[in-house]
RNA sequence: UGACUUCAUUAUAUGACCGCGGUAUCCGCAAGGGUAAUGAGGAAAGUCCGAGCAUCACAGAGCAGGGUAGCUGAUAACGUCAGCCGAGGGCGACCUUAGGGCGAGUGCAACAGAAAUAUACCGCACAGGACAUCGCAUCCUGUGUAAGGGUGGAACGGCGAGGUAAGAGCUCACCGGAAUGCAGGUGACUGCAUUGCCAUGUAAACCCUAUCCGAUGCAACACCGAUUGGUGCGGGGAACAACGCGUCUGCUCGGCGCGCCCCGUUGUAAGGUGGCUUGAUCCUAUUGGCGACAAUAGGGCUAGAUAGAUGGUCAUACACGACAGAACUCGGCUUAUCGAUGGAGUCACUCG
RNA sequence: GGUGUCAUAGCCAAGUGGUAAGGCAAGGGACUGCAACUCCCUGACUCCCCAGUUCAAAUCUGGGUGACACCUCCA
Numbered sequence: 001u002g003a004c005u006u007c008a009u010u011a012u013a014u015g016a017c018c019g020c021g022g023u024a025u026c027c028g029c030a031a032g033g034g035u036a037a038u039g040a041g042g043a044a045a046g047u048c049c050g051a052g053c054a055u056c057a058c059a060g061a062g063c064a065g066g067g068u069a070g071c072u073g074a075u076a077a078c079g080u081c082a083g084c085c086g087a088g089g090g091c092g093a094c095c096u097u098a099g100g101g102c103g104a105g106u107g108c109a110a111c112a113g114a115a116a117u118a119u120a121c122c123g124c125a126c127a128g129g130a131c132a133u134c135g136c137a138u139c140c141u142g143u144g145u146a147a148g149g150g151u152g153g154a155a156c157g158g159c160g161a162g163g164u165a166a167g168a169g170c171u172c173a174c175c176g177g178a179a180u181g182c183a184g185g186u187g188a189c190u191g192c193a194u195u196g197c198c199a200u201g202u203a204a205a206c207c208c209u210a211u212c213c214g215a216u217g218c219a220a221c222a223c224c225g226a227u228u229g230g231u232g233c234g235g236g237g238a239a240c241a242a243c244g245c246g247u248c249u250g251c252u253c254g255g256c257g258c259g260c261c262c263c264g265u266u267g268u269a270a271g272g273u274g275g276c277u278u279g280a281u282c283c284u285a286u287u288g289g290c291g292a293c294a295a296u297a298g299g300g301c302u303a304g305a306u307a308g309a310u311g312g313u314c315a316u317a318c319a320c321g322a323c324a325g326a327a328c329u330c331g332g333c334u335u336a337u338c339g340a341u342g343g344a345g346u347c348a349c350u351c352g
Numbered sequence: 353g354g355u356g357u358c359a360u361a362g363c364c365a366a367g368u369g370g371u372a373a374g375g376c377a378a379g380g381g382a383c384u385g386c387a388a389c390u391c392c393c394u395g396a397c398u399c400c401c402c403a404g405u406u407c408a409a410a411u412c413u414g415g416g417u418g419a420c421a422c423c424u425c426c427a
Stems, first nucleotide, its partner, number of pairs: 001348010012317007020039002023036005041323001045334002048332005053217004060253004065213005070084005085099001086097004100208002105206002107202003121149002123145008157175002160172003176198001178195007221274004228427003232265006243259005281300008318321001353423007362376003370407001378394005400416005
């Protein structure tokens, strides 16, 4: 200098005027008005996971059903994150990885091909027979054979040597894979030795193993307020054996409630108030840890609407402004995104 | 705001691992003097899009896009 890798930060800026939503405060009987400070994001999105919170038996049992899947940690929890192991890619920095089990069972493998989980179509051999004068040729039959051909994504592990009638892990060396043992490691796993010669793929097919999971979601839920009936709720009485019905979703069990009578009460026309924003919170420093993260100290409070505010105009600057707008709240993941800046590192070439 | 379902030819629609049935409509032909009816033939490079698993994906898995329905005790 060029080509890259990776981790972070930022998300037009400044000023003026007009307007809108909470909050605080002042004026006003009230309606309303004045003043002050403040008012979207890194993804507010998708709603894909995990929680808080709320209600239902404070949430019971079994089956069914669903999620997850290398190891060790982090965390409130997770399918997330960190480090590591294995596999794959890259010269490298580094990146990717749904990565348990098909040596438990079952299923599937279309078409092609002789044969698709077991096979003899061609071929290669041997034996017998036919034709015929004999035979090594030709034809027929039987047997052996997975080396070779052809089909396929996949054909009894690959390659070489020995061996054989021809062949074959039949035997041997190397490689692949398996089992067992030893050593190292918390572990995934790695290394070495021995044995034996070992039949494919698919579990994002059923299934098996381990482990986790109650359901519904702020339109949850609580309270306040107005007419009638039903429904529901509360209280009292009867009954509470059996039966029937309801529910905590599918089934079984278990639990609770209801059945008949009387009394009281309940309700929304997108009603009001709470839930609602101080929280597993954010920033800085120190310490521990490779790291995710944790502890301690100090400091900060920055939307809370309910037809739904956060906007508009003008001026200046240049890099000419992307994706995009909160709706109970957090931790993640995923997806969308014009650009700019910084840190660390790799490779190639050149110069000293 | 929350929850769920679906997407296959112009329209309806079957198919849930082995290369996409069927009906209507449309086009062509036959029949007819001309039509209708009837009969025959024709169509999916892309099964909403992008990745992955698999020998093989409309189908299984992940992500995205679009459409529809339901949820506030009832009248």